[in-house]
Small-subunit ribosomal RNA, central domain from an uncultured prokaryote, 347 nucleotides, folded computationally. The full RNA is in RNAcentral, with records from ENA. The coordinates come from a structure-prediction model, not an experiment, and the mean pLDDT is 89. Its Rfam family is "Bacterial small subunit ribosomal RNA".

Context: one part of a larger RNA
RNA sequence: CUGGGCUUAAAGGGUGCGUAGGCGGCCUGUUAAGUAGGGUGUGAAAUUUGUCGGCUCAACCGGCAAACUGCAUUCUAAACUGGCAGGCUUGAGUGAGUCAGGGGUGUGCGGAACUUCCGGUGGAGCGGUGAAAUGUGUUGAUAUCGGAAGGAACGCCGGUGGCGAAAGCGACACGCUGGGGCCUGUCUGACGCUGAGGCACGAAAGCCAGGGUAGCGAACGGGAUUAGAUACCCUGGUAGUCCCAGCUGUAAACGAUGAGCACUAGGUUGGGGGGGCUAGUUCCUCCCAGCCGUAGCGAAAGCGUUAAGUGCUCCGCCUGGGGAGUAUGGUCGCAAGGCUGAAACUC
Numbered sequence: 001c002u003g004g005g006c007u008u009a010a011a012g013g014g015u016g017c018g019u020a021g022g023c024g025g026c027c028u029g030u031u032a033a034g035u036a037g038g039g040u041g042u043g044a045a046a047u048u049u050g051u052c053g054g055c056u057c058a059a060c061c062g063g064c065a066a067a068c069u070g071c072a073u074u075c076u077a078a079a080c081u082g083g084c085a086g087g088c089u090u091g092a093g094u095g096a097g098u099c100a101g102g103g104g105u106g107u108g109c110g111g112a113a114c115u116u117c118c119g120g121u122g123g124a125g126c127g128g129u130g131a132a133a134u135g136u137g138u139u140g141a142u143a144u145c146g147g148a149a150g151g152a153a154c155g156c157c158g159g160u161g162g163c164g165a166a167a168g169c170g171a172c173a174c175g176c177u178g179g180g181g182c183c184u185g186u187c188u189g190a191c192g193c194u195g196a197g198g199c200a201c202g203a204a205a206g207c208c209a210g211g212g213u214a215g216c217g218a219a220c221g222g223g224a225u226u227a228g229a230u231a232c233c234c235u236g237g238u239a240g241u242c243c244c245a246g247c248u249g250u251a252a253a254c255g256a257u258g259a260g261c262a263c264u265a266g267g268u269u270g271g272g273g274g275g276g277c278u279a280g281u282u283c284c285u286c287c288c289a290g291c292c293g294u295a296g297c298g299a300a301a302g303c304g305u306u307a308a309g310u311g312c313u314c315c316g317c318c319u320g321g322g323g324a325g326u327a328u329g330g331u332c333g334c335a336a337g338g339c340u341g342a343a344a345c346u347c
Stems, first nucleotide, its partner, number of pairs: 004318003007301002012315001014201004021194003025088007033081002035077008048066007091191001092188002095184001097182003103177006110154001114150008125136002162169002206247002210243002215241002220236004258314006266292010277280001296303002320347003329340004
């Protein structure tokens, strides 16, 4: 290895693009590397197995035979894999037509709310809580009306609705731009799948430089609560949250479920497209997103054409708990730290 697994028990890489590699549609011809069969050579002896024999037996020893499942060479076969040549269109891509969408990015712009400032009215409280207090107010607050400025976020629509590889994406307009569905069947003719390394993207927090700062708000001050209260509650409030340029590279980055292809009952809901017809709602069909459920699977919960079913291909990962995602080495980072990643010991 034969012969295990990865939704929840240990285990799917955060996501994509892609190098090497692995794997790969239909038909014809050819080749003979793999593959299969035969021949020949070799495969020392000992060992092993069978048998016969020698020590009284056995161990031990000896004769003969087999085996040594291997390697080399040669002949043959040509189904399959591979190579070469030619062809095909269903996989894949492409063209024409059409459609939906918070996909991305830049610029501009709008209203509500909030805060501050200015002015008017007004005149004693406001605010806050379980109750209070800190806080705030006759130097006129809160409330209310008018005006100005600023920053951030976009209510209703809004939906187990949409888009995106994931992270994620929600006012409006315009520019630039990626992907996808349907229909047609124009063109190419296997151009495909996966993907060790690699490269790119990657929430929040954090870091660096410059700007910005309305609200919120780690830290921090104060007031309460309490036995205490380094908290929960209240009043303030700095980093931060926002923008530009760079870094970090993590997450319960989750469907805790890698990607691709094929096959295996149905029913129902929503979104997008095409077709038919009695023309608005039924019917057919393709794609996407949910729910229920058959067979089957599963330890069960459950999964069930969006599989966790039945198969194939490729990658990643697991191997008792703790020690430990620690130590060490390496590498990346400005740092924080990331990636890789043990052992002793112990149960």